[in-house]
Molecule: transfer RNA
Organism: Nanobdellota archaeon
RNA sequence: GAGCCUGUAACUCAGCUUGGAUAGAGUGCCAGCCUUCUAAGCUGGAAGUCGCCGGUUCAAAUCCGGCCAGGCUCG
Numbered sequence: 001g002a003g004c005c006u007g008u009a010a011c012u013c014a015g016c017u018u019g020g021a022u023a024g025a026g027u028g029c030c031a032g033c034c035u036u037c038u039a040a041g042c043u044g045g046a047a048g049u050c051g052c053c054g055g056u057u058c059a060a061a062u063c064c065g066g067c068c069a070g071g072c073u074c075g
Stems, first nucleotide, its partner, number of pairs: 001074007010027004020058001029045005051067005
């Protein structure tokens, strides 16, 4: 330098192929219940500019372009 893959909640990930109604799950965190207390269990809650910028569209996490970061391969 070239190609491919990945980037979504504090962490691990789904959703992207086929655009659509308030963006989800598990773990963790907070509160309550339970318990002599803790743990476990149950219930509820908070937490996201969907890597960044731009474009297409009535509408973009999703399509297109550029850039950034990480990984793999080739030279």